Predicted 3D model of a 97-nucleotide RNA (c-di-GMP-I riboswitch aptamer) from a Caldisericota bacterium. It was read from a public genome assembly, where an Rfam model found it. Model confidence (mean pLDDT): 86 of 100. Rfam family: c-di-GMP-I riboswitch aptamer. Rfam's curators write: GEMM was predicted in a large-scale screen for bacterial structured RNA regulatory elements. NCBI's taxonomy places the organism under Bacteria, Pseudomonadati, Caldisericota.
[in-house]
């Protein structure tokens, strides 16, 4: 010095929950909070996984002025969300054993 690694120090991030805001929703943003985190920094246009369903399609029910209509529900789904679900990629602070 490099890689693995994770003692110390200084600092960093911020789960649940609460308040305000955005959204159909998953969820996100700001403030409080602090469970945890050595990548809990970034990539969802790298792969897997999970979550959501306003378009649209199919089915069911109700209504009906019988319309290619209105309302409700279920399933699927273009698409959306999660990097604090996992792997992978990129970047990065400190330096004891």
């Nucleotide at each position: 010095g490099u890689a693995c690694c994770g003692a110390a120090a200084g600092g960093g991030c911020a789960a649940a929950c609460c308040c305000g805001g955005a959204g159909a929703g998953a969820u996100c943003c700001g403030g409080g909070g602090g469970c945890g985190c050595a990548a809990a920094g970034c990539c969802a246009g790298c792969g897997g996984g999970c979550c959501c369903u306003a378009a649209c399609g199919c089915c069911c029910c109700c209504g009906u002025c019988c319309g290619u209509c209105g309302g409700g529900g279920g399933c699927g789904a273009a698409g959306g969300g999660c990097g604090g679900c996992c792997g992978g990629g990129c970047u990065g602070c400190c330096g004891a054993a």